The prediction has a mean pLDDT of 88. Small-subunit ribosomal RNA, central domain from an uncultured prokaryote, 350 nucleotides, folded computationally.
Context: one part of a larger RNA
RNA sequence: UUGGGCGUAAAGAGCGUGUAGGCGGUCUAUUAAGUCUGGUGUGAAAGCCCGGGGCUCAACCCCGGAAGUGCAUCGGAAACUGGGCAACUUGAGUAUGGGAGAGGGUGGUGGAAUUCCGAGUGUAGAGGUGAAAUUCGUAGAUAUUCGGAGGAACACCAGUGGCGAAGGCGACCACCUGGCACAGUACUGACGCUGAGAUGCGAAAGCGUGGGGAGCAAACAGGAUUAGAUACCCUGGUAGUCAAAGCCGUAAACGAUGGGCACUAGGUGUUGCGGGUAUUUUACUAUUCGGUGACGCAGCUAACGCAUUAAGCACUCCGCCUGGGGAGUACGGUCGCAAGAUUAAAACUC
Numbered sequence: 001u002u003g004g005g006c007g008u009a010a011a012g013a014g015c016g017u018g019u020a021g022g023c024g025g026u027c028u029a030u031u032a033a034g035u036c037u038g039g040u041g042u043g044a045a046a047g048c049c050c051g052g053g054g055c056u057c058a059a060c061c062c063c064g065g066a067a068g069u070g071c072a073u074c075g076g077a078a079a080c081u082g083g084g085c086a087a088c089u090u091g092a093g094u095a096u097g098g099g100a101g102a103g104g105g106u107g108g109u110g111g112a113a114u115u116c117c118g119a120g121u122g123u124a125g126a127g128g129u130g131a132a133a134u135u136c137g138u139a140g141a142u143a144u145u146c147g148g149a150g151g152a153a154c155a156c157c158a159g160u161g162g163c164g165a166a167g168g169c170g171a172c173c174a175c176c177u178g179g180c181a182c183a184g185u186a187c188u189g190a191c192g193c194u195g196a197g198a199u200g201c202g203a204a205a206g207c208g209u210g211g212g213g214a215g216c217a218a219a220c221a222g223g224a225u226u227a228g229a230u231a232c233c234c235u236g237g238u239a240g241u242c243a244a245a246g247c248c249g250u251a252a253a254c255g256a257u258g259g260g261c262a263c264u265a266g267g268u269g270u271u272g273c274g275g276g277u278a279u280u281u282u283a284c285u286a287u288u289c290g291g292u293g294a295c296g297c298a299g300c301u302a303a304c305g306c307a308u309u310a311a312g313c314a315c316u317c318c319g320c321c322u323g324g325g326g327a328g329u330a331c332g333g334u335c336g337c338a339a340g341a342u343u344a345a346a347a348c349u350c
Stems, first nucleotide, its partner, number of pairs: 003322004007304002012318001014201004021194003025088002030083002033081002035077008049065006091191001092188004096183002099180001103177007110154001115149007125136002162169002206247002209244001211242001215241002220236004258317003263312001266295001268293005274287001276284003299306002323350003332343004
């Protein structure tokens, strides 16, 4: 490289947007670049192959022929691919209507609880554990009542419920704002799919700046446990956890399953529209479209399992894999304040 692969054996980029490129719906006539066909020229000689011949044979040599997948040029064909022209509506999109939703951002509001502070009642314990101790408490703790401060998180509702591309999103209200599905008409007329580079987003931890700091809590200290105990348990406790504007760019970033389109038995739950029947609400039934579950046939799979939300059957585009270790390391490059990230070997060894 080809081939074969990528749920769990090596392998799907964490996720979007999108440039080049690749691929691309229906129909008419046209063109002739690809494609097909015929002619001509060329494709040196030698060699290979075929038929003869010469050395006693053979190797070897000589003669003739064929072949030479190719290239150029001329003529022809027009189904398919491509090009330019015209048209279409099913793909895609726009407008309209009502709809669901923890989708995002900003500002404000609320109650429960913890902690702390002040005051009252009240007295000897309270905490904590397997048992204890460190710890707190007669300078009045714990408990209880009232008042106040402050920060963080939003019980029940809550649901293999919903929304988002992913990360993720959960009190309430207002404003700003993205996406989605459905209904029935109108419009544009292939405007599409994917996407190397590029660019944006990206949990937690971490970093710098000045804030904030209730609870929790790496590090740290003490008490236990233990042979030891740099742990598990307990009492404390600083970074951090919170907000702002930045940086970092990684995760078992998982469905360990890239995106798009079409096709291929079923019954069952749930969620959001629509339709029908009875009807005030509301309920029921059958059905259609979109989402999300648990089963299950064909088929697939090494098996497990997947099974219209495919890991089935096909097409198309991107990414990635190629024995284990060395190693996601070294060196170099790029990025970063740093931590480090990314790209990424070889010797050697089994």

RNAcentral holds the full RNA, with entries from ENA.